[in-house]
Molecule: c-di-GMP-I riboswitch aptamer
Organism: Oceanobacillus salinisoli
RNA sequence: UUCCGAUAAGGGCAAACUUGCUGAAAGGUAAGGACGCAAAACUACGGGCCUAAAGCGAUGAAGCUAUGGUAGCCGGGUCACCGAA
Numbered sequence: 001u002u003c004c005g006a007u008a009a010g011g012g013c014a015a016a017c018u019u020g021c022u023g024a025a026a027g028g029u030a031a032g033g034a035c036g037c038a039a040a041a042c043u044a045c046g047g048g049c050c051u052a053a054a055g056c057g058a059u060g061a062a063g064c065u066a067u068g069g070u071a072g073c074c075g076g077g078u079c080a081c082c083g084a085a
Base pairs, nucleotide, nucleotide: 004083005082012037013036017032018031019030020029021028022027035072041078042077043076045075046074047073048070049069050068055064056063
């Protein structure tokens, strides 16, 4: 230094759910709350998944569509704490 990852040390994050705010929705955010996490830190680049306001649908509906999301779905990229075997 790399791989690796303890019932180590010091710490960190926070699912569901509840409430407020926000958004068309999915979702986000703040507080409470802990299911879990060694990258559950950052990044929508590839795949997946969610939503469908606007648009298409002659009009309505169904349906289609991401320019909206998801990094706690997987892969890639970037950076990082500790050090037993």